This is a predicted complex of two RNAs, RNase P RNA and transfer RNA, with 422 nucleotides together.
Rfam match: Bacterial RNase P class A. Gene Ontology terms of the family: ribonuclease P activity, tRNA processing and dimeric ribonuclease P complex. About the family: Ribonuclease P (RNase P) is a ubiquitous endoribonuclease, found in archaea, bacteria and eukarya as well as chloroplasts and mitochondria.
RNA sequence: UUGUGAAAACGGAUGAUCGCUGUUUUUUAGCAGAGGAAAGUCCGGACUCCGAGAAGGAAAGGUGCCAGAUAACCUCUGGCGACGCAGUUUGCGUCAGGGAAAGUGCAACAGAAAACACACCGCCCUUCGGGGUAAGGUUGAAAUGGCGAGGUAAGAGCUCACCGCGCGGCUGGCAACAGUCGCGGCAGUGCAAACCCCACCUGGAGCAAGAUCAAAUAGGAAUAACGCCCGCCUUCUGGCCAUGUUAUUCGGGUAGAUCGCUUGACGUUUGCGGCGACGCAAAUGCUAGAUGAAUGAUCAUCGGGAUAAUUAUCCCACAGAAUCCGGCUUAUAGUUUUCACAAAAAC
RNA sequence: UCCUCGGUAGCUCCGAGGUAGAGCAAGUGGCUGUUAACCACUGGGUCGGCGGUUCGAUCCCGUCCCGAGGAGCCA
Repeated sequence: UUGUGAAAACGGAUGAUCGCUGUUUUUUAGCAGAGGAAAGUCCGGACUCCGAGAAGGAAAGGUGCCAGAUAACCUCUGGCGACGCAGUUUGCGUCAGGGAAAGUGCAACAGAAAACACACCGCCCUUCGGGGUAAGGUUGAAAUGGCGAGGUAAGAGCUCACCGCGCGGCUGGCAACAGUCGCGGCAGUGCAAACCCCACCUGGAGCAAGAUCAAAUAGGAAUAACGCCCGCCUUCUGGCCAUGUUAUUCGGGUAGAUCGCUUGACGUUUGCGGCGACGCAAAUGCUAGAUGAAUGAUCAUCGGGAUAAUUAUCCCACAGAAUCCGGCUUAUAGUUUUCACAAAAAC
Repeated sequence: UCCUCGGUAGCUCCGAGGUAGAGCAAGUGGCUGUUAACCACUGGGUCGGCGGUUCGAUCCCGUCCCGAGGAGCCA
């Protein structure tokens, strides 16, 4: 310098004129005014409500290695392990990462055979009737733990050493786990994003939640079902409460105003603690609150990019708050920065 | 804002972990004086896209795109 991969930040700036919304005021004028995703609505909460449990339990749903962070989370940080890529030692990426010896279930086709396994070719023995065998071959994603040696009629954990698997001890580590030693011939393999088992967690609804004020009226009528189990703020049980409830039809009133509404698990700077996520302390700041819906338009200069060649032309992404906040996912022209790896050149 | 359902041949739809089906339409042939009807054959498929689990995914899981529907005052 180039390339590959990962992560982070910005994603236009300044001035003038006019226009809009909120707020303050001396009503001149001042201050502020759409994002990193405001999006998807996939998670978690804050907050609000629930005449009669938002006690417990069942069902249902969710999470799943260890230790931490956090208000909490299916989020994040640091480790452990597995797999893949590259490479031989490191590194990068992904993980929905408890249990297959509690039970049930599935594995098409092919193949002899996929669990009631009990042998197609082959190998050995044979009195030719057959017997033994699972080392070799076929099929398949997967075939009776794997490789080597011995042994055998030929073979087989039949025996031995190593590896794998199961059980137990010791050492290191908070732990997941790693190392090491001993015993055992060893439950057939895979699938739990199959049902399930184990451990832990969860009341329901949602700002169109909800509260207040004003106005008007009809708190109306009929039919059917249920009635002490129909209902009762959202599955059942449970206890309390209530005499009505549900469905259909007819009919009536209203469509208004205010609050909730933005001061927060908040932002910025500095210091301290921590590998880190993050925490603590001090100082400082107030940065939209609309409601048929504001946050804009024009001009000039600058900024970035492309092309040609010294001047001109063109382009500048994804995209607009609606109770608020913390994450995840998706979209994104272009610029800058950091880390890792590889290659080339120079010193 | 909240909730629910769908996307499969040109059209309308079924399907269930084992490699894609029916009807209609289209084409060809037969039958018929001709057409229709009828019979036989044939073609036509990114199962909305991408990723994951699995030996194997249209089906199971995640995410993205498109379409449709429902709910909210008093009493």